[in-house]
Context: one part of a larger RNA
RNA sequence: AGUGAACGCUGGCGGCGUGCUUAACACAUGCAAGUCGAACGAUGAUAAAGAGCUUGCUCUUUUGAUUAGUGGCGCACGGGUGAGUAAUAUAUAGAUAAUGUACCUCUUAGUCUGGGAUAGCCACUGGAAACGGUGAUUAAUACUAGAUACUCCUUCUAGCUUUAAGGUUAGUCGGGAAAGUUUUUUCGCUAAGAGAUCGGUCUAUAUCCUAUCAGUUAGUUGGUGAGGUAAUGGCUCACCAAGGCAAUGACAGGUAGCGGGUUUGAGAGGAUGAUCCGCCACACUGGUACUGAGACACGGACCAGACUCCUACGGGAGGCAGCAGUGAGGAAUAUUGCACAAUGGGCGAAAGCCUGAUGCAGCAACGCCGCGUGGAGGAUGACGCAUUUCGGUGUGUAAACUCCUUUUAUGAGUCAAGAAAAUGACGGUAGCUCAUGAAUAAGCACCGGCUAACUCCGUGCCAGCAGCCGCGGUAAUACGGAGGGUGCAAGCGUUACUC
Numbered sequence: 001a002g003u004g005a006a007c008g009c010u011g012g013c014g015g016c017g018u019g020c021u022u023a024a025c026a027c028a029u030g031c032a033a034g035u036c037g038a039a040c041g042a043u044g045a046u047a048a049a050g051a052g053c054u055u056g057c058u059c060u061u062u063u064g065a066u067u068a069g070u071g072g073c074g075c076a077c078g079g080g081u082g083a084g085u086a087a088u089a090u091a092u093a094g095a096u097a098a099u100g101u102a103c104c105u106c107u108u109a110g111u112c113u114g115g116g117a118u119a120g121c122c123a124c125u126g127g128a129a130a131c132g133g134u135g136a137u138u139a140a141u142a143c144u145a146g147a148u149a150c151u152c153c154u155u156c157u158a159g160c161u162u163u164a165a166g167g168u169u170a171g172u173c174g175g176g177a178a179a180g181u182u183u184u185u186u187c188g189c190u191a192a193g194a195g196a197u198c199g200g201u202c203u204a205u206a207u208c209c210u211a212u213c214a215g216u217u218a219g220u221u222g223g224u225g226a227g228g229u230a231a232u233g234g235c236u237c238a239c240c241a242a243g244g245c246a247a248u249g250a251c252a253g254g255u256a257g258c259g260g261g262u263u264u265g266a267g268a269g270g271a272u273g274a275u276c277c278g279c280c281a282c283a284c285u286g287g288u289a290c291u292g293a294g295a296c297a298c299g300g301a302c303c304a305g306a307c308u309c310c311u312a313c314g315g316g317a318g319g320c321a322g323c324a325g326u327g328a329g330g331a332a333u334a335u336u337g338c339a340c341a342a343u344g345g346g347c348g349a350a351a352g353c354c355u356g357a358u359g360c361a362g363c364a365a366c367g368c369c370g371c372g373u374g375g376a377g378g379a380u381g382a383c384g385c386a387u388u389u390c391g392g393u394g395u396g397u398a399a400a401c402u403c404c405u406u407u408u409a410u411g412a413g414u415c416a417a418g419a420a421a422a423u424g425a426c427g428g429u430a431g432c433u434c435a436u437g438a439a440u441a442a443g444c445a446c447c448g449g450c451u452a453a454c455u456c457c458g459u460g461c462c463a464g465c466a467g468c469c470g471c472g473g474u475a476a477u478a479c480g481g482a483g484g485g486u487g488c489a490a491g492c493g494u495u496a497c498u499c
Base pairs, nucleotide, nucleotide: 001498002497003496005495006494007493008492009491012371013370014369015368016367017366018364019363020329025327026326027325029324030323031322034073035072036071039070040069042067047062048061049060050059051058052057053056080282081281082280089207090206091205092204093203094202095201096200099199100198104195105194106193107192108191109190110189111188112146113145114144115143122135123134124133125132126131152175153174156171157170158169159168160167161166180187208254209253210252215245216244217243220242221241222240223239224238225237226236227235257279258278259277260276261272262271263270264269284305285304286303287302288301307318308317309316310315335361337360338359339358343357344355345354346353347352374404375403376402377401384395385394386393387392409436410435411434412433413432414431418426443488444487445486446485447484448469449468450467454483455482456481457480458479464471465470
């Protein structure tokens, strides 16, 4: 000098930040991912028109609120945590002729002809529940057959290029598309190319401690072939060879997310990695894949395990390291708040819906910054208190008293910007105006030396103090109290840690 601090005493206000560092311990409750009827069948509240007539009902047409289901897109983002990880990570610089990319933008071409199901609905039915079963029936931008398709994929041939493998150009065998919807405008769908964006993989260099860890390694190191992947590669497999790494520290053990940064320091360096930003990893523990452009998926699936809960004992359900909140642990860390008004995200043609992201409010002197607790005058230097050599001295212009001001406070009125046409949670908030009245507002530590600041009383090596030196055994400036003083100040000290 610093802190995500804690503890003690004290505490007026505002702005901006920050707030489980411990048990990646267990979690009651609510919310945190939906949306689209302009993809589809159904449901059809309401309203309008018409008809029948029993005059207040029925039927028809149009409209179409509502949604369980099929289907599409999203759920791989956003949010949390730091357990693991010493390199499969991160940082910097490169490579990819070894690669992918939904949505978005641009370009070119197309969108033809058919088919069979299925959920829903209905009927029957099992189960305590979770959840099902059977039959009949129905639609689609769901599924599927065929046609066409230069460029696409693939076989072969030739030319060019260079990395031998690869790329590219020309020809050739075989293969591969599509979906409709809206009143119109539209919005879609398919194939190919380009872009943009976001990734995957590889290389070099750098990245903690221990040698009281010295040898280690059989898919191990390399080759050939095959499989696999979007893609290179022992990534996997078969065969062959016997290699690979290591005192420039292999292997082993311990510790640890990494960086931008933060903190300290004149710097070099040291320490650190809260908040914010980038990357990585994880989602009760371990494993596995499915779907998908993208996951081996926090609020998806399956299996195993531990734990908790329900049960009619046959069987089932769950995962806060999302936001609040609870218990536990701990020196210690907040509200089961408001709103989608703004910014951003998902879906939708849009209106809009969803959004504990976010914007705000609440709590906490936890931090930084700012403001205040009054200003001027006022001496026979009052009283009180302390001290005294009893004369006095100190507190001290301090108080009283006189004049003034109103930051703040309280009361009243007015009232924003943030919003672009509408729309403001914050919020009747910030601000402004008026009124009242010095009115509402000072503590903490220290005073032997280091180190700014001294006397009296009590105690008597006791009680106690103490960062170091050291004080205390009857005159203690060092203990306890008082008066006085010094330093900081809505804080002041102590403890812990870092330089």